[in-house]
Description: This is a predicted structure of a 73-nucleotide RNA (transfer RNA) from Streptomyces flavotricini. Rfam family: tRNA. It was read from a public genome assembly.
RNA sequence: GCCCUUUUAGCUCAGUCGGUAGAGCGUCUCCAUGGUAAGGAGAAGGUCAAAGGUUCGAUUCCGUUAAAGGGCU
Repeated sequence: GCCCUUUUAGCUCAGUCGGUAGAGCGUCUCCAUGGUAAGGAGAAGGUCAAAGGUUCGAUUCCGUUAAAGGGCU
């Protein structure tokens, strides 16, 4: 220098061939216990890396940028 992959909740990750997003763990509250753990119920938490383009509508498609990883030279 060229090519490829990834970026979504605090963490690990799904997801939709375009119609306003989920799980597990974690956190909080309640139940329960003499008390703790385990267990049960519920809740909060995300401008889907950034700013653009296409579109009635973009997390998804397009190119650009950034970060991380890998390959080639």

Source information: Taxonomically the source falls in Streptomyces (Bacteria, Bacillati, Actinomycetota, Kitasatosporales). Its mean pLDDT, the model's own confidence on a scale to 100, is 81.